[in-house]
This record gives sequence, structure tokens and C1' cells, in this order.
RNA sequence: GCGGUGGUAGUUCAGUUGGUAGAACGUCUCCUUGCCAAGGAGAAGGUCGAGGGUUCAAGUCCCUUCCACCGCU
Repeated sequence: GCGGUGGUAGUUCAGUUGGUAGAACGUCUCCUUGCCAAGGAGAAGGUCGAGGGUUCAAGUCCCUUCCACCGCU
């Protein structure tokens, strides 16, 4: 230099054919208990790596770009 895969909540990851962004763990509050742990209920937390384009509508399609990993030269 070229090609491929990935980047989504604090962490690990889903997200189908473009149609209201989710799970688990963690955090916080409440219930339960004499206390802790375990268990139960609920809540907060995201501009989907960045910028632009297409579209009524983009995590998803297109272009540019950054980062990580793998391969080739």
C1' cells in the first nucleotide's frame, strides 16, 4: 500500500427485509430478612466510532475518515 472482519448502555454482545434501539451482568431505589447474602419488583444509563449522502424514515444502504484485529504484498 491492498483486501477482509469488527466498533451499538459502565462491561460482554444481539438487532432479520430500512419502520418507535434491546438482553445479560453491573449501578441505584424499594420489598423480603434482626443484619449480610440470596431472591422479588422497579428505575436510571445510548445521538449506534466520526463526518456527509440517499430516503417520508438509516444501527441497517452509499461515500469519506479514525481505531482494533487478521491476511496479502
Molecule: transfer RNA
Organism: Patescibacteria group bacterium